[in-house]
RNA sequence: AUGAGUAUAAGGGGAGAGACUACCUAUGGUAGCGCCGAAGGAGCAAGCAUGACAGUUGCGAAUCUCUCAGGCAAAAAGACCCUUGUAGGACG
Numbered sequence: 001a002u003g004a005g006u007a008u009a010a011g012g013g014g015a016g017a018g019a020c021u022a023c024c025u026a027u028g029g030u031a032g033c034g035c036c037g038a039a040g041g042a043g044c045a046a047g048c049a050u051g052a053c054a055g056u057u058g059c060g061a062a063u064c065u066c067u068c069a070g071g072c073a074a075a076a077a078g079a080c081c082c083u084u085g086u087a088g089g090a091c092g
Base pairs, nucleotide, nucleotide: 006087007086008085009084010083011082012081013080018033020032021031022030023029024028034072035071036070040068041066042065043064047059048058049057
């Protein structure tokens, strides 16, 4: 001195689904039914390990699946993407 993966902070973009019904201490809460998947959470394939073999067990991804949680006007949140900064130091 180039400054990758990764982590983090700020800013921007960011989908889906009832402004449902009832009650209450009322712009929110509770209950019920109907829905959504892109916070979080959970599950698993190939494969790997174990084992003489078989079997069992463990590890094992997601935007897949489940909908516990969360969400279903706006607001808030929001996986992921972009920009910048910081940490870091692969590569040269």